[in-house]
Description: A computed fold for an 87-nucleotide RNA from Terracidiphilus sp., annotated as nadA riboswitch. Model confidence (mean pLDDT): 80 of 100. It was read from a public genome assembly, where an Rfam model found it.
RNA sequence: GCUGCAACAACCCCGUGAACGGGAGUCCCUCAAUGGGAUCGGCGGAAGUGCCGAUAACUCUGUUGGAUUAGCGCGCUCACUGCAUGC
Numbered sequence: 001g002c003u004g005c006a007a008c009a010a011c012c013c014c015g016u017g018a019a020c021g022g023g024a025g026u027c028c029c030u031c032a033a034u035g036g037g038a039u040c041g042g043c044g045g046a047a048g049u050g051c052c053g054a055u056a057a058c059u060c061u062g063u064u065g066g067a068u069u070a071g072c073g074c075g076c077u078c079a080c081u082g083c084a085u086g087c
Base pairs, nucleotide, nucleotide: 001087002086003084004083005082006081012073013071015080016079017078018077020075021074022072024069025068026067027066028065031062032061035058038055039054040053041052042051043050
């Protein structure tokens, strides 16, 4: 130098750091859909606790883009630590 490996570890697995790909949680944003109300308008009527429409929120689910978190028990690459009766 190459190859193989991780003893050390608060069950087991997990040596350290970093890049890339992918995943998860949280928050913001886009769009869509879910649900029950609110407000406004209209209609109907003996009456309204009825019917129709609109508006802005909320709820819930998915989604576009972004930020962020972490033992992400996913992959891969590089460098390094340590071990070997190996080459």